[in-house]
Large-subunit ribosomal RNA, domain I from Eutreptiella gymnastica, 492 nucleotides, folded computationally.

Context: one part of a larger RNA
RNA sequence: CGGUGGAUGCCUAGGCAGUUAGAGGCGAUGAAGGACGUGUAAGUCUGCGAAAAGCUGUGGUGAGUUGACAAAACGCAUUUAGCCACAGAUGUCCGAAUGGGGAAACCCAGUGCAUUUAUGCACUAUCUGCAACUGAAUACAUAGGUUGUAGAGGCAAACGAGGGGAACUGAAACAUCUAAGUACCCUUAGGAAAAGAAAUCAACCGAGAUUUCCCUAGUAGCGGCGAGCGAACGGGAAUUAGCCCUUAAGCUAAUUGUAAGCCAGUGGAAUGUGUUGGAAAGCACAACGGUACAAGGUGAUAGUCCUGUACACAAAGGCGAGCUUUAAGUGAAAUCGAGUAGGUCGGGACACGUGUUAUCUUGACUGAAUAUGGGGGGACCAUCCUCCAAGGCUAAAUACUCCUAACUGACCGAUAGUGAACCAGUACCGUGAGGGAAAGGCGAAAAGAACCCCUGUGAGGGGAGUGAAAUAGAACCUGAAACCGUAUACGU
Numbered sequence: 001c002g003g004u005g006g007a008u009g010c011c012u013a014g015g016c017a018g019u020u021a022g023a024g025g026c027g028a029u030g031a032a033g034g035a036c037g038u039g040u041a042a043g044u045c046u047g048c049g050a051a052a053a054g055c056u057g058u059g060g061u062g063a064g065u066u067g068a069c070a071a072a073a074c075g076c077a078u079u080u081a082g083c084c085a086c087a088g089a090u091g092u093c094c095g096a097a098u099g100g101g102g103a104a105a106c107c108c109a110g111u112g113c114a115u116u117u118a119u120g121c122a123c124u125a126u127c128u129g130c131a132a133c134u135g136a137a138u139a140c141a142u143a144g145g146u147u148g149u150a151g152a153g154g155c156a157a158a159c160g161a162g163g164g165g166a167a168c169u170g171a172a173a174c175a176u177c178u179a180a181g182u183a184c185c186c187u188u189a190g191g192a193a194a195a196g197a198a199a200u201c202a203a204c205c206g207a208g209a210u211u212u213c214c215c216u217a218g219u220a221g222c223g224g225c226g227a228g229c230g231a232a233c234g235g236g237a238a239u240u241a242g243c244c245c246u247u248a249a250g251c252u253a254a255u256u257g258u259a260a261g262c263c264a265g266u267g268g269a270a271u272g273u274g275u276u277g278g279a280a281a282g283c284a285c286a287a288c289g290g291u292a293c294a295a296g297g298u299g300a301u302a303g304u305c306c307u308g309u310a311c312a313c314a315a316a317g318g319c320g321a322g323c324u325u326u327a328a329g330u331g332a333a334a335u336c337g338a339g340u341a342g343g344u345c346g347g348g349a350c351a352c353g354u355g356u357u358a359u360c361u362u363g364a365c366u367g368a369a370u371a372u373g374g375g376g377g378g379a380c381c382a383u384c385c386u387c388c389a390a391g392g393c394u395a396a397a398u399a400c401u402c403c404u405a406a407c408u409g410a411c412c413g414a415u416a417g418u419g420a421a422c423c424a425g426u427a428c429c430g431u432g433a434g435g436g437a438a439a440g441g442c443g444a445a446a447a448g449a450a451c452c453c454c455u456g457u458g459a460g461g462g463g464a465g466u467g468a469a470a471u472a473g474a475a476c477c478u479g480a481a482a483c484c485g486u487a488u489a490c491g492u
Stems, first nucleotide, its partner, number of pairs: 001485003009477001010441002014412002016409007023401002025155002033094003036049003040072001043069003055088007064076002099108003109124006126152009159190001160188005170177001174224001200207002211238005221229002242393003245337001250330003254326001257323002261319003265313003271286005287304002289293001295307003342366008352378001373388005428435002448476001451463004
């Protein structure tokens, strides 16, 4: 001075964590997820479905458009294309998959109707409820059967309830104990669920359903009194709502009207000159708007260039909280709660390991009273106080986020941040369950290098040209180090 290499710097198309709202489901009217098709078109992605990057209507917007890689061509369009919203039509095959079968996307049927005689359309799964008709052994009947009708089935991130339920681990070993009613499995529901209007607490004063949070408190206790486990009363907050059972509070859901809001959109202020430069938004001078100086873009850093923003408006159609009208269903069980309360044995839950162990629950066996009664107040008894079990409904405060919108970050910036910024759950690996990458950046704009030369009609390079820059040339921003050269100087 180069080569190689791809660190670093800068960047962000993608992530991460949240906030505030919304939504909290989709599915036999065939879902989620797929296979195969579909274009002027060979492939992939996206969209769509034999009516196939689309068809119809209504509304909005509108001069362009024909999705992307990815140009080009043929076309379409003010006789309104294209795009956006809403509503509808079509929607092959597989998949709960449902006519039968099956090695998913394939094979094979039956019945009825229509007809152009070759097809087209519709139906035919199972279970449950209801109804009707049938109908054995067996007389009545019942089981069974058939048909009709309504519902269910499957998928989905977490949160809920219920039924089951470990071990590693800790105890410095280990058995009670712990881990833990955790992980996991099953059933099932809702936008929340569950719980819930005292047979509750309290303490001689009183409180007044449930749920959640902060204290009480690591306290009282439990505990091979080891390891550990661990309340309540009471106080303070969030939110408040109470009701019903001889016929009803509530709930579900159809329905009438009204309606905030949401699902396309519309308007929307204000700047010039000079100068440096490839380019002005920089700098200088002089202006203006501001309920708009959020943000992004534009050839460097723009309130006044563009998109927007503050603000003000808008709907033929769809959704629609809330309020409202009127049916229906449910509630629905029981004479206000009896095989219950209580007891015995054995378990379980309560912070509480059977302990002096109350309370709740129940597998077995028992078994009351009836408001002149009964339960509880942590063994038990009395007094006193308090409540009324064995029927039912109930919003809010609480939990969560697969998803939608807007916004935020002393979060990341390509070995980071999701595994995935890029056609990634891909390539690839594995019989399989499963495992699982790497890979971003030319330039403002392709202006992506016409033409000439060397060469194998190469690769690569030299001129020319573009560009501000080509040591920005596609192996493309910057271009560190290791490593490899060339030239020169010095030493040997």
Model confidence (mean pLDDT): 84 of 100.